[in-house]
């Protein structure tokens, strides 16, 4: 260099055939419960959906092209 698979919340990952306002569990703050802690039960905060460009009335989701991670593979010495 090339083929494969991934990049989404502080972390580990979902997300169906493009469609109204993007989830989840653990983290983190509140509270309630306890002598107090822990579990546990409610509620809250917290995303440029890797970048950019297109297609489209509408894109995390489809194209193309770049950055990034991993894995296989070829070339060279």
């Nucleotide at each position: 260099g090339g083929c494969u698979a991934g990049g989404u919340a502080g972390c580990u990952c979902a997300g169906u055939u493009g469609g109204u306002u993007a989830g989840a569990g653990c983290a983190c703050g509140g509270c309630a419960c306890u002598c107090a802690u822990a579990a546990u039960g409610c509620c809250g905060g917290g995303g440029u959906c890797g970048g950019c460009a297109g297609u489209u009335c509408a894109a995390a989701u489809c194209u193309g092209c770049c950055c990034c991670u991993a894995g296989c593979u070829a070339c060279c010495a």